[in-house]
RNA sequence: GGAGUUGGCCGGGCAGUCGCUCUGCGUGCCUUUCGCGCGGGGAGGAAAGUCCGGGCUCCAUAGGGUAGAGUGCCAGGUAACGCCUGGGGGGAGUGAUCCUACGGAAAGUGCCACAGAAAACAUACCGCCUAAGCAUCGCUGUGUGUUCGCGGUGACGGUAAGGUUGAAAAGGUGCGGUAAGAGCGCACCGCGCCGGUGGCAACAUCGGUGGCAGGGUAAACCACACUCGGAGCAAGACCAAACAGGGGACAAUGGCGUGACCCGCGCCGUUCUCGGGUAGGUCGCUACAGGUGCGUGGUGACGCGCAUCGCAGAGGAAUGGCUGUCCACGACAGAACCCGGCUUACAGGCCAACUCCCUCA
Numbered sequence: 001g002g003a004g005u006u007g008g009c010c011g012g013g014c015a016g017u018c019g020c021u022c023u024g025c026g027u028g029c030c031u032u033u034c035g036c037g038c039g040g041g042g043a044g045g046a047a048a049g050u051c052c053g054g055g056c057u058c059c060a061u062a063g064g065g066u067a068g069a070g071u072g073c074c075a076g077g078u079a080a081c082g083c084c085u086g087g088g089g090g091g092a093g094u095g096a097u098c099c100u101a102c103g104g105a106a107a108g109u110g111c112c113a114c115a116g117a118a119a120a121c122a123u124a125c126c127g128c129c130u131a132a133g134c135a136u137c138g139c140u141g142u143g144u145g146u147u148c149g150c151g152g153u154g155a156c157g158g159u160a161a162g163g164u165u166g167a168a169a170a171g172g173u174g175c176g177g178u179a180a181g182a183g184c185g186c187a188c189c190g191c192g193c194c195g196g197u198g199g200c201a202a203c204a205u206c207g208g209u210g211g212c213a214g215g216g217u218a219a220a221c222c223a224c225a226c227u228c229g230g231a232g233c234a235a236g237a238c239c240a241a242a243c244a245g246g247g248g249a250c251a252a253u254g255g256c257g258u259g260a261c262c263c264g265c266g267c268c269g270u271u272c273u274c275g276g277g278u279a280g281g282u283c284g285c286u287a288c289a290g291g292u293g294c295g296u297g298g299u300g301a302c303g304c305g306c307a308u309c310g311c312a313g314a315g316g317a318a319u320g321g322c323u324g325u326c327c328a329c330g331a332c333a334g335a336a337c338c339c340g341g342c343u344u345a346c347a348g349g350c351c352a353a354c355u356c357c358c359u360c361a
Base pairs, nucleotide, nucleotide: 001357002356003355004354005353006352007351008350009349010348012326013325014324015323016322017321018320020042021041022040023039024038025037026036027035028034044332048343049342051341052340053339054338055337056232057231058230059229063263064262065261066260068228069227070226071225072224073087074086075085076084077083088102089100090099091098092097104222108221109220110217111216112215125163126162127159128158129157134154135153136152137151138150139149171189172188173187174186175185176184190212191210192209193208194207195206196205197204198203236283237282238281239280245274246273247272248271249270250269254268255267256266257265288310290309291308292307293306294305295304296303297302
């Protein structure tokens, strides 16, 4: 100097003026509503997605099971989680780092297209052998025959080492052995079983033993472990207003009760349809598993202690308009009960640490 990795921050500022909304104080109005004056506050890192987990409210006195759903290496954190932290295994990268839907295939079932001989109680297409035994042909030796020996071919047979195909083919590599081969034997690796050491554990490592069950796939069904009531702020509470009935079903051996079914428990009526009337307001609605600073424990997530702060509450939906100036010339984009996460989008800028390459001293 270049390229990269990880973490954090900002994401328009300042001044003036008019306007919007919440709130404190004061004041006017009989009170409320409303108006005026002074002061204070007023969209995000994702407010998005609605994917998870909860707080809160109601069913409701609310238990158990079946089905169903979710998660799935180990240990921690947390109110909880499918989240976060640390570690282990596997994979990518020179590396800093990153990814991981990572429990069980010896409980069972299913699937592995095409190709290939054969894809799981496997199989022999090409090829190799023909030692032993069978058939046939040829050769050698003076001639004939027999025997012996050599060579070729075939049948029967041996083989799965080599080759073909494929993502994957009866564990891999090497040596020996054999007619040719094969864990057939041996060495190392792999696998099973038994133990030692380290670690809370996942696991790592070491030793012994056995020639050894020939794959993969569970983000296939499944088995196993753990977890799980429902509905949702249009939840719900209170005040106000108004009310007209008609027809039907079940009825205690019944009906109803916030996903389905069963048992239990509770209540005594429940429910369908036609038709009529009223519906204005207050609360819930922002002080919380809250923020910040310091100390302390911990590798860390985070915990504990002390101090300090209050940081939007609209209701068809509040932040806007104008002027001047600086500048990064402004991206993604606006709360609607709240919080903890994850995921997605993002112009431009700043800070810190780490890795690799080149060059110079």
A computed fold for a 361-nucleotide RNA from an uncultured Thiotrichales bacterium, annotated as Bacterial RNase P class A.
The sequence was found by an Rfam model in a public genome assembly.
Its mean pLDDT, the model's own confidence on a scale to 100, is 77.